[in-house]
Molecule: transfer RNA
Organism: Hemiselmis tepida
RNA sequence: GCAAUAUAGUUCAAUCGGUAGAACAAUAGAAUCAUAAUCUAUAAGUUGUAAGUUCAAUUCUUACUGUUGCC
Numbered sequence: 001g002c003a004a005u006a007u008a009g010u011u012c013a014a015u016c017g018g019u020a021g022a023a024c025a026a027u028a029g030a031a032u033c034a035u036a037a038u039c040u041a042u043a044a045g046u047u048g049u050a051a052g053u054u055c056a057a058u059u060c061u062u063a064c065u066g067u068u069g070c071c
Stems, first nucleotide, its partner, number of pairs: 001070006009024004018055001026042005048064005
């Protein structure tokens, strides 16, 4: 200098812009003599930060920050 990436506690989805989801983990309950496994339910998000465009931005544009890779 160039490119990719940043979304729940963790790993990741969400595509020509239109109500943010899953798995695991966590909590509560069921079941069991009891624990684990199993089943049910619940909670958990300023989508890295700050601006711009738009009726509407995780998505498009700009700057910055962190991480990774290449030269």